A computed fold for a 1679-nucleotide part of an RNA from uncultured euryarchaeote, annotated as large-subunit ribosomal RNA, half A. The prediction has a mean pLDDT of 81.

[in-house]
Context: one part of a larger RNA
RNA sequence: CCUGACUGGGGGAUGGCUCGGCUCGAGAGCUGAUGAAGGUCGUGACAAGCUGCGAUAAUCUACGGGGAGGCGCAUGAAUGCCUUGGAUCCGUAGGUCGCCUAAUAGGACCUCCUGACGCAAGUCGUCAUUCCCAAAUAUACCUGGGAAAGGGAACCCACCGAAUUGAAGCAUCUUAGUAGGUGGAGGAAUAGAAAUCAAAUGAGAUUCCGUGAGUAGUGGCGAACGAAAACGGAACAGAACAAACCGAAUCCCCUUGGGAAACCUUGGGGAGAUGUGGGGUUCGGAUCGUCUAUUGCCUAAAUUCGUGAAGUAGAAGUCGACCUGGAAUGGCGCACUACAGAGGGUGAAAGUCCCGUAUACGUAGCGAACAUGGCCAAGUGACGAAUCCAGAGUAGCGUGCGUUGGAUAUCGCGCGUGAAUGUGGGAGGCAUAAACUUCCAAUUCUAAAUACUACUCGAGACCGAUAGUUGACAAGUAGAGUGAUCGAAAGCUGAAAAGUAUCCUUGACGGGAUGUGAAAAGUACCUGAAACCAGUUAGGAACAGGCUGAGUGGGCGUGAAAGCGAUGAUAUGAGCAGCGUUCACUCGUGCGUUUCGAAAAAUGCUCCUGGGAGUCUUGAUCAUUGGCAAGGUUAAGCAGUUGAUCUGCGAAGCCGUAGGGAAACCGACAAGUCCGCAGCCCUUCGGGGUGAGGGACGAGAUGUGCUCGUCUGAAGUCAAUGGUGGAGAACCUGAAGCCCGUCGAUCUAUGCCUGGCCAGAUUGAAGCCCGAUGAAAAUUGGGUGGAGGAUCGAACCGUUGCUGAUGUGCAAAUCGCUCGGACGAGCUGGGUAUAGGGGUGAAAGUCCAAUCGAGAUGGGCAAUAGCAGGUUCCGCGCGAGACUACUCGUAGGUAGACCUCCGUGGAGAUGGAAUGUGAUGUAGAGCACUGAUUGGGUAUUUAGGGGGAGCAAUCCCUCGGUACGCUGUCAAACUCCAAAGUUGCAUUCGUCGUAGAAGCGGGGAGUGAGCCACGGUGGGUAAGCUACCGUGACGAAAGGUGAAGAAACCAGCUCAGCGUUAAGGUCCCAAAAUUUCAGUUAAGUGUUAAUUACAAACGGCGUCCGUGGUCGAAGACAACCAGAAGGUGGGCUUAGAGGCAGCCAUCCUUGAAAGAGUUCGUAACAGAUCACUGGUCAAGCUUGCGGGCCCGAAAAAUGGACGGGACUCAAACUGAAUACCGAUACGCUGACCCUCCGAAAGGAGAUGGGGUAGCGCGGCGACGUGGUCGGGUAGAAGCUAGGUCGUGAGGUCUAGUGGACCGUCUACGUAUGAGAAUCCAGGGAAGAGUAGCAGCAUAGUGCGGUGAGAAUCCGCACCACCGAAGGGGCCAGGGUUCCUCGGCAAUGUUCAUCAGCCGAGGGUUAGCCGGUCCUAAGGACAUCCUUAACCGAGAUGUUCGAAAGGGAAAUGCGUUAAUAUUCGUAUGCCCCUCUGCAAAUCUGGUAACGGCUCGGGCUAGUUCGUGCAUUCCUGUCAUGGGAUGUCGAAGCGUUCUAUAAUCGAUCGGAGAACCGUAACGGUGAGAAGAUCGAGAAGGCGUGAGCAAAGACGAAUGAGGCCAGGGUCCCGUGAAAAGCCGCAGAGGUGACCGUACCGAGAACUGACACAGGUGCCCCUGGGUGAGCAGCCUAAGGUGU
Repeated sequence: CCUGACUGGGGGAUGGCUCGGCUCGAGAGCUGAUGAAGGUCGUGACAAGCUGCGAUAAUCUACGGGGAGGCGCAUGAAUGCCUUGGAUCCGUAGGUCGCCUAAUAGGACCUCCUGACGCAAGUCGUCAUUCCCAAAUAUACCUGGGAAAGGGAACCCACCGAAUUGAAGCAUCUUAGUAGGUGGAGGAAUAGAAAUCAAAUGAGAUUCCGUGAGUAGUGGCGAACGAAAACGGAACAGAACAAACCGAAUCCCCUUGGGAAACCUUGGGGAGAUGUGGGGUUCGGAUCGUCUAUUGCCUAAAUUCGUGAAGUAGAAGUCGACCUGGAAUGGCGCACUACAGAGGGUGAAAGUCCCGUAUACGUAGCGAACAUGGCCAAGUGACGAAUCCAGAGUAGCGUGCGUUGGAUAUCGCGCGUGAAUGUGGGAGGCAUAAACUUCCAAUUCUAAAUACUACUCGAGACCGAUAGUUGACAAGUAGAGUGAUCGAAAGCUGAAAAGUAUCCUUGACGGGAUGUGAAAAGUACCUGAAACCAGUUAGGAACAGGCUGAGUGGGCGUGAAAGCGAUGAUAUGAGCAGCGUUCACUCGUGCGUUUCGAAAAAUGCUCCUGGGAGUCUUGAUCAUUGGCAAGGUUAAGCAGUUGAUCUGCGAAGCCGUAGGGAAACCGACAAGUCCGCAGCCCUUCGGGGUGAGGGACGAGAUGUGCUCGUCUGAAGUCAAUGGUGGAGAACCUGAAGCCCGUCGAUCUAUGCCUGGCCAGAUUGAAGCCCGAUGAAAAUUGGGUGGAGGAUCGAACCGUUGCUGAUGUGCAAAUCGCUCGGACGAGCUGGGUAUAGGGGUGAAAGUCCAAUCGAGAUGGGCAAUAGCAGGUUCCGCGCGAGACUACUCGUAGGUAGACCUCCGUGGAGAUGGAAUGUGAUGUAGAGCACUGAUUGGGUAUUUAGGGGGAGCAAUCCCUCGGUACGCUGUCAAACUCCAAAGUUGCAUUCGUCGUAGAAGCGGGGAGUGAGCCACGGUGGGUAAGCUACCGUGACGAAAGGUGAAGAAACCAGCUCAGCGUUAAGGUCCCAAAAUUUCAGUUAAGUGUUAAUUACAAACGGCGUCCGUGGUCGAAGACAACCAGAAGGUGGGCUUAGAGGCAGCCAUCCUUGAAAGAGUUCGUAACAGAUCACUGGUCAAGCUUGCGGGCCCGAAAAAUGGACGGGACUCAAACUGAAUACCGAUACGCUGACCCUCCGAAAGGAGAUGGGGUAGCGCGGCGACGUGGUCGGGUAGAAGCUAGGUCGUGAGGUCUAGUGGACCGUCUACGUAUGAGAAUCCAGGGAAGAGUAGCAGCAUAGUGCGGUGAGAAUCCGCACCACCGAAGGGGCCAGGGUUCCUCGGCAAUGUUCAUCAGCCGAGGGUUAGCCGGUCCUAAGGACAUCCUUAACCGAGAUGUUCGAAAGGGAAAUGCGUUAAUAUUCGUAUGCCCCUCUGCAAAUCUGGUAACGGCUCGGGCUAGUUCGUGCAUUCCUGUCAUGGGAUGUCGAAGCGUUCUAUAAUCGAUCGGAGAACCGUAACGGUGAGAAGAUCGAGAAGGCGUGAGCAAAGACGAAUGAGGCCAGGGUCCCGUGAAAAGCCGCAGAGGUGACCGUACCGAGAACUGACACAGGUGCCCCUGGGUGAGCAGCCUAAGGUGU
């Protein structure tokens, strides 16, 4: 280190339990201005949550019940309290009932603020809006009386009204009048008493159920939609007006009296002739005439009955000194009770222990009946006759639209038109006419039967903590989001807390002993599985090789119980099997999926546990089983009963019994003939007879289709179960999208209102002045001036480049350097507006809350998906297709083929072989046809080209054309020929079949992506390419061989054993021949059957074989020896050319032979050599062609592949031969299963049992219910380990743990079986003691203290950093973070004694700071208007709207641990009321306002010098040096000669100008100059304090204060409240905010986050133009 076991940890499955859910049934069913529903805030001695309650606050009062303990959940400690004088508790009725909320005096909203009036003056009441009534009146106000509003789970009515979807597309259509929105009502709602149906012997309001019926009908007549009458039931109920006629006979309000009530009555007032009342309502009525008889309402006490709040009574064992046990309800034994043996509890399982149960009773209340007593009003019916009455912009019609099944013939609406009057009118599914039938519109009301379930009760073949509601628990909680909205997890000690006293240890937590208890079950608590972790132990491991296993054999350990078991008889006994582990050998590339094909470098899977997917309803069809049968069956409902099961009734209706036809209409074999299966009978065993069912013929019905179609010789129907397809979410999971309603402009875009901000430097426009020139206009030089979408550059805004850093970040956009703008179309705070097919947009489809080519959120919705993934136990039988046709069809379907199962049928079927006899036109071959085609020939007055001759005609030659024959060659669409094969028929064999073939009918499919080899073809250069045909494989096929491989070769696997072979092999790996004979190869060629894996043309004096030719004993070939000569140096050429530069010629002689020369060589010669010849030698030499093996041709990336080692007369190749090995094949033996025969025993299957999709059949297990039989505290379920049985799913036994339930069999019912879905939830592992806790900005160190413990806390010292901040003050926002004490489990990226952490306590003090007041943009409400309604535009009125706008008033010092312009102190000021004085008043002023720029006066501040104070330094003690400081408010007063700007008054009186400015400028409408007056900030004094001291001077000097000038504008720069005399006296000043942070840790960014976030301030000093940069003070920091 590996595997297993054990002991623990971890974790929380399993089992058991259930104060919770779910479903069904029954009951019951509204509420609110008398202030609801809902919330918020309070309320307890201590009180955070829930519950209760409301300032009378876990409650108060009365009555009733009840009867001993109580003070809620909640069991705490201490102190208390109530209660037999009846508490707590329960019921009924009252009281109180803060604030918000319809919210209602006005307003605002984080549930708060602010009034007015009244009175009896309080803990008081009233004061909204709209409508109605009444009075009054002016039709306004006002007064009195009443109503409404708002809420409610679903149900109901009305109005508005989608889309996804379906139609395999889509538009009419469908989804659907659905979802959704709006308004309204009630316990139900709607509807409702015929101007209705119907069509005969008619019915008689409505609603609901069944049926009619998926019918009539509608419908791109597609998808689909879809009635009514009639019938069966549930429930039943009918009334009132208008009018005719009468004409006040009537009613209301206040009020007197009587009564229980009905009602009567007194007085006053009012309504009403535009008609109160009577009458009357379809059976018509009124009027008239004749006759005629009885009704309605209320009812106290009493009585009776029923129901009935809180309640009451309610039988029988606590029997055994029994057993076990912690405990008895268990066991054993003996009893009792039952109108009660439902259920629950009690220390295990209880009829007799407790609560209850059956049954009986009961007050208040409620209901009913009877009785009694009383009240009111008068008219009712029948017949008859004539007159009168009976609902108008209605009925009807035209037209358009919506809607409906409504079709010409539904209903409604808009526009237009428009009746009749009972002798009339409507309807009767086209119109019109007549007849007939039926009803009477245009007015109103009406119970029940029906729907639903927020609420109460009950029940359950529902769930049992990942289930069941989201929620069994503090759950709509914690938490997320601006918001709409989204939304969890989490149950169990024990019988009893007996919840661990005491001791040891520790700073503490904790741990160890002991104790409690039946058991530690120990508040991490029942059981306590697995992953995972640790330890112990058995076996094994450091030369060892891997899908981690299987099989065989061996080693070690174990082998208790249960189990096996030889021997044989009891010995406490040899063992085995089994189990764990390990070694050797053999074989062996995970699982699921998708695929032609997966170990795949295709996809899903980290592990474990739990969850997780073909269901239900309805109608259709088929099969099986059962009932009845020419019939079968009920539905709704009713009755009975019960646990809701069930039984009976119920025939409406449905299917069947007759068909044909469009319809009118007509209307069929009870058997006439033949064949013949099974069965039966006979048989001579050959066969024959009969023959249900079956088949054929005939006959018949019907159809104007007649040669034809359909039908006819009676079998259905109901139920259960199973298969399938339709509609439904329809097996589960998965879109992007479409539509509807809401929520969002705290981000961002733009507009509006109101505020704020922009250091410094530079340039130098216009204008103006002066000079020069010019007649002038003007030009020009200098100055002044200070313009600009001007320049440079901080803050601020932005974000160019590095395409830097970062990129599990500091950060879901940051950091660094660099860069752009920086007086403008600038930046920015607060308020406010615009909203989703909409906004906004200097326009990028940019932004609209980290979301944008249409936001977010909820719903339609389980949208749809021909696409993708997943789909859970076992066994048995058979077993495909990737083809054909059609298809907006090619990823899909439908039909056929192929598979399966059942039935029918009744004798043939047939893939094989041989023979015979036909068919055929491919391979091959050929050129006879068609077409192509080489060479040459012949013929041809043959178009044409070229050439020649000729004056020309014309001729000749040649090329070309045509024809013929010779020669040579081709063809898928050529064939004079022509196989092998294939195929029809017949015969004979073979095989299958009566143990049932073929055929036929029906149920269920899957498949419709194929692929490979060989053979035959098309396309293509080719392909592991593509399109086809045939066969075989793979697919769906294992085994053997091919090294390994889907398809090649052999061969088709039920299980075990033995043997024989196939392919292929036999040297070793590695089973079998180093086998035999004969050759070949020398290249390691090769050791490759084929295949994608290979090798070619060409070449070889490699070698072997075959077959020819030349030469050769008259001596070849090779080698060696010798010769190779002369004419001649041939001629020419040439400097030379002598055999051998070149040209021409190439003879002769000698000879055995020798070229006017083969090669080398020389300047040229020479020389060498060859041809040729002789000799030596002695037998073959040489050459052509063909074949075998071999060699070259022959190049790929780390070194490498005959499988490897290796192999050479072989272990290579060729030929021949004999053995052997070798498979799941074949044979044999045994076993199992299937099919068939048989009653069984048994037999048969000449070769039954491979199998994906798929079909068929049979089983196992889980949970629950009824019945049945059992087990359990002497130990159930579950969990752990071991054995054993079964082919398997699984069953069972033993031991331990556990501590209360569990099982068998049978029938039934299912939320019923898991490994995969990037599945869901929880837990665990690996990664990993890893990344990170460093990097941008600073940095710490020493000593001391505290403490159990100190790098981190505190103190001191030194050091370092910021210093227009990282210092100081304040908004928004946060909400106690502030201060003190005590802590350190968690939080803090380490530590911690510390803390923004935990616990407790404390802390925020205002007339003058802000809110409060005012108005802005803008909003809200009311009315009008508008809308179907809600919402909403506009007008008018009111009101809100700013903690940065406007605005009455305060400062200094001191004080706390924590507050201060708030407390204290000192000194001030404002407002209100009253009084007095003054003044007059005007639609006046002020509040009240832009940018840029310039100068003036001040102040703050700063610096310097001197003095003073404190303090420090030292060789010097001084007339030295250094450091720090040297202050001082509001208010009041003040003439400070106050004055500036400016203004006024009185003089003054100017142009050939004068005065004046920084600049522009000014002047008889009065300049300069002079005098007087008014006039700001500021100064000075006072005021007090603080103090050690506390003053003089100088310089500088503001973005601050004051008062002014100039300039610019296509920009002209808020409103309202308030305020605008003096003096005195008196008085109130309420309410809210106020702590702390305000950011490198309190805000916003999920964080103690390098980001973001508005304003103000001296923001000091040095350098400097400067708020730049650098250094530094105060102060802060070194997390």
Lineage of the source: Archaea > Methanobacteriati > Methanobacteriota.